[in-house]
Molecule: transfer RNA
Organism: Succinivibrio sp.
RNA sequence: GGGUCGUUAGCUCAGUUGGUAGAGCAGCGGACACUUAAUCCGUUGGUCGCGGGUUCGACCCCCUCACGACCCA
Numbered sequence: 001g002g003g004u005c006g007u008u009a010g011c012u013c014a015g016u017u018g019g020u021a022g023a024g025c026a027g028c029g030g031a032c033a034c035u036u037a038a039u040c041c042g043u044u045g046g047u048c049g050c051g052g053g054u055u056c057g058a059c060c061c062c063c064u065c066a067c068g069a070c071c072c073a
Base pairs, nucleotide, nucleotide: 001072002071003070004069005068006067007066010025011024012023013022019056027043028042029041030040031039049065051063052062053061
């Protein structure tokens, strides 16, 4: 230098033929309990890496850039 893939909640990850985003863990509140843990119930939390474009509408399609992984040279 060329190519492929990835970037979504504090962490690990879902989310497809475009229709206004979810789980587990963690956090917070409560139940139970002598206390803690465990268990159970409820609940907070996301500019979907940045910026543009297409579209009535974009996490999703297109382009540039940033970061990471791998392959080729």